[in-house]
Context: one part of a larger RNA
RNA sequence: CUGGGCGUAAAGGGUAUGUAGGCGGUUUGAUAAGUCAGGAGUGAAAUCCCAGGGCUCAACCCUGGAACUGCUUCUGAAACUAUCUUACUUGAAUCCGGUAGAGGUUGGCGGAAUUCUCAGUGUAGAGGUGAAAUUCGCAGAUAUUGAGAGGAACACCAGUGGCGUAAGCGGCCAACUGGACCGGUAUUGACGCUGAGAUACGAAAGCGUGGGUAGCAAACAGGAUUAGAUACCCUGGUAGUCCACGCCCUAAACGAUGUGUGCUAGUUGCUGGGAAUUUCAUUCUCGGUGACGCAGCUAACGCCUUAAGCACACCGCCUGGGGAGUACGGUCGCAAGAUUAAAACUC
Numbered sequence: 001c002u003g004g005g006c007g008u009a010a011a012g013g014g015u016a017u018g019u020a021g022g023c024g025g026u027u028u029g030a031u032a033a034g035u036c037a038g039g040a041g042u043g044a045a046a047u048c049c050c051a052g053g054g055c056u057c058a059a060c061c062c063u064g065g066a067a068c069u070g071c072u073u074c075u076g077a078a079a080c081u082a083u084c085u086u087a088c089u090u091g092a093a094u095c096c097g098g099u100a101g102a103g104g105u106u107g108g109c110g111g112a113a114u115u116c117u118c119a120g121u122g123u124a125g126a127g128g129u130g131a132a133a134u135u136c137g138c139a140g141a142u143a144u145u146g147a148g149a150g151g152a153a154c155a156c157c158a159g160u161g162g163c164g165u166a167a168g169c170g171g172c173c174a175a176c177u178g179g180a181c182c183g184g185u186a187u188u189g190a191c192g193c194u195g196a197g198a199u200a201c202g203a204a205a206g207c208g209u210g211g212g213u214a215g216c217a218a219a220c221a222g223g224a225u226u227a228g229a230u231a232c233c234c235u236g237g238u239a240g241u242c243c244a245c246g247c248c249c250u251a252a253a254c255g256a257u258g259u260g261u262g263c264u265a266g267u268u269g270c271u272g273g274g275a276a277u278u279u280c281a282u283u284c285u286c287g288g289u290g291a292c293g294c295a296g297c298u299a300a301c302g303c304c305u306u307a308a309g310c311a312c313a314c315c316g317c318c319u320g321g322g323g324a325g326u327a328c329g330g331u332c333g334c335a336a337g338a339u340u341a342a343a344a345c346u347c
Stems, first nucleotide, its partner, number of pairs: 004318003007301002012315001014201004021194003025088002029084003033081002035077008049065006091191001092188003095184005103177007110154001115149007125136002162169002206247006215241002220236004258314006266292012296303002320347003329340004
């Protein structure tokens, strides 16, 4: 290389857009590059293979044949691929009319709660725990009432509900804005699929500059527990958590399941449309999201029209355990580090 694989055994890239490349619907005609048929030339000899022969046999040698799977060229074929051309509408996109939605960005507003401040009432405890103590409190705490400040998050609704490519998105209102779905069959006429590189986005933590800081809380301090306790429990508490801008680029980034298309029993929920009717509740149909289940698949577990079934196209990845996702080198980064990625040795 061929081959075999990737839900859980090693293996799907975090997600998307898209360049090169690979692959590509129906139809008319042309060409003849691929393809196929036949012919010619060439493909040195030796070797290999086959049939004979010669050394007493064999190795070895000789003769003949085949082969040399290739290249060049000529003639022809035209189904398939390709190129050009003609047309088409089912793929794709556009248009028109609707629909649902925590999709995104910005601004404004709201109530509950925690904390703090001020004022009133009020008096000796409060807090915390398995039990305590550290802690707070007669300089008036805890409790309670009123007023104010400030930050962060949005109870109920809330749902194997919805939206988004993924990460993710939840108080209310407005502005701007992306996508999806259904119906109409109005328009274009294959404009498509995938996608090495590339580019964009990418939780949390972390980093830089400047703000902000109510609650929570790494680090840290103290109190307990304990043989010890650098912990679990308690009292405090700084980064951080929040905002703006700029980095980082990783996650059990999971459905541990790449994307797209077609095909292959059903039953039953939820959700967004549409149509019909026996019209107030059934049937049919398109899109999404769950549970079960036949065939089939699977080592089993299980999957099963949202496939892990049956096929095709393209990409990514795997090849015993450890060493190691490490070293070195490269690239990126302010750093932390990320990415690419071995070997010796060992079992």